[in-house]
Molecule: SAM riboswitch aptamer (S box leader)
Organism: uncultured Flavonifractor sp.
RNA sequence: CUUAUCGAGAGCGGUGGAGGGAACGGCCCGAUGAAACCCGGCAACCUGCGGAUCACGCAAGGUGCCAAAUCCGGCGAGGAAAUCGAAAGAUGAG
Numbered sequence: 001c002u003u004a005u006c007g008a009g010a011g012c013g014g015u016g017g018a019g020g021g022a023a024c025g026g027c028c029c030g031a032u033g034a035a036a037c038c039c040g041g042c043a044a045c046c047u048g049c050g051g052a053u054c055a056c057g058c059a060a061g062g063u064g065c066c067a068a069a070u071c072c073g074g075c076g077a078g079g080a081a082a083u084c085g086a087a088a089g090a091u092g093a094g
Base pairs, nucleotide, nucleotide: 001094002093003092004091005090006089011039013038014037015036019029020028021027024073025072026071040066041065042064045062046061047059048058049057050056070088075085076084077083
């Protein structure tokens, strides 16, 4: 840079000790313990196997993920609300 997906799912465990939710504005979570690490789990993009190459099914090796819709908003459409789209971001594959 290209492309697909982003309203589902996931612990009443151990260590650890104050922060965390991308950034900004909000609004939240946190000593009834944050981050991080370990274990555990979820999912199934890549992968393997089956199948007719598809659909689909099974597994779970490589990633990823495990408060809230990508927590909400910010730009555009819409009188506004709803809603839709974009931007930004995240993850996979190339």